Large-subunit ribosomal RNA, domain VI from a Dysgonamonadaceae bacterium, 253 nucleotides, folded computationally.
Model confidence (mean pLDDT): 85 of 100.
It matches the Rfam family "Bacterial large subunit ribosomal RNA".
Context: one part of a larger RNA
RNA sequence: CGCGGGAGAUUUGCGGGGCUCUGACACUAGUACGAGAGGACCGUGUCGGACGGACCUCCGGUGAACCGGUUGUGCCGCCAGGUGCAUCGCCGGGUAGCUGCGUCCGGUCAAGGAUAAGCGCUGAAAGCAUCUAAGCGCGAAGCCGACCCCAAGAUGAGAUCUCCUAAUAGGGUGGUUAUAGACGAUGACCUUGAUAGGCUGCAGGUGUAAAGGCGGUAACGUCAAAGCCGAGCAGUACUAAUUACCCGAACGA
Numbered sequence: 001c002g003c004g005g006g007a008g009a010u011u012u013g014c015g016g017g018g019c020u021c022u023g024a025c026a027c028u029a030g031u032a033c034g035a036g037a038g039g040a041c042c043g044u045g046u047c048g049g050a051c052g053g054a055c056c057u058c059c060g061g062u063g064a065a066c067c068g069g070u071u072g073u074g075c076c077g078c079c080a081g082g083u084g085c086a087u088c089g090c091c092g093g094g095u096a097g098c099u100g101c102g103u104c105c106g107g108u109c110a111a112g113g114a115u116a117a118g119c120g121c122u123g124a125a126a127g128c129a130u131c132u133a134a135g136c137g138c139g140a141a142g143c144c145g146a147c148c149c150c151a152a153g154a155u156g157a158g159a160u161c162u163c164c165u166a167a168u169a170g171g172g173u174g175g176u177u178a179u180a181g182a183c184g185a186u187g188a189c190c191u192u193g194a195u196a197g198g199c200u201g202c203a204g205g206u207g208u209a210a211a212g213g214c215g216g217u218a219a220c221g222u223c224a225a226a227g228c229c230g231a232g233c234a235g236u237a238c239u240a241a242u243u244a245c246c247c248g249a250a251c252g253a
Base pairs, nucleotide, nucleotide: 001153005164006163007162008161009160010159011158015150016149017148018147021049022048023047024046025045026044027043033038051106052105053104054103055102059100060099061098062097066093067092068091069090070089071086072085073084074083075082076081112144113143118138119137120136121135170247171246172245173244174190175189176188177187178186195240196239197238198236199235200234201233202232204229205228206227212223213222214221215220
C1' cells in the first nucleotide's frame, strides 16, 4: 500500500515447515525349541543415552551501576573517615535479567490409507501347472496421513461475533516508557493518570556502618541482624507524561 467505511475479538486452512533415534534390565519363561549345552518369537513393564522444545522453583554460571575485606600510592590541611588510580587493583559473596551443567516436557496414545521387496487367493493364454495376463488380498523405521508450529499478499486477499460511523468513527504526530527493540516496528500509559523516575514499605543481597559509651596497655571486642543496597513486588501524584496539531470514508440519509 492492498483486501471498496472503521475498530476489536474469534477463526477456516490453500500451502509450507518441524518431529521421526536408540539401549539395558525384568516379566511372559528357564516356557516353545533342543540329547544337552543353550535358549526365543509374540506381548508387557521399568530405568536410561543422545537429540529437540520450553522455563528459571531447585542446583550452578554470569552479574565492570550491589555489599564487604584488603595492598601500594596520590588527594580531601592532619587524626579519624572518605575518594582517585593500579586488569573491576586484588580477594570473598551476590538481587533482577540472561543462561546450562539445572528443571519439566517430547518423538505417542493409535490409528488409518496406498505401496516396495516378499508372501498369497482365484486364474487362463497352454484341458495340466502357474501370485498375473483380467481380477483380489496381505505386507516396511520408508510414502500419504496422524502429532506440533506458521499460515487469507490463498490479490482466489475467505468466514463468524460485537461495536462505531459525519467536522465524525477511527488512525497518526508528540510525550512517559518496556514484557519490545539495531532503526522502523510491537506492547503499556498520557492527569477521568501508577507509564517511568523519586519517596515509603516489603522481598532479597552483603554481613554488624560512622560517631560515641563501656571493657582492654593495645590489636580488638561489645552496646548493635547494624549500616548500605541495581534491575524484584507493592503503595504513594512529589517530578515528568503540557497545550495541541494532521489524516480521515462506502452503503444510507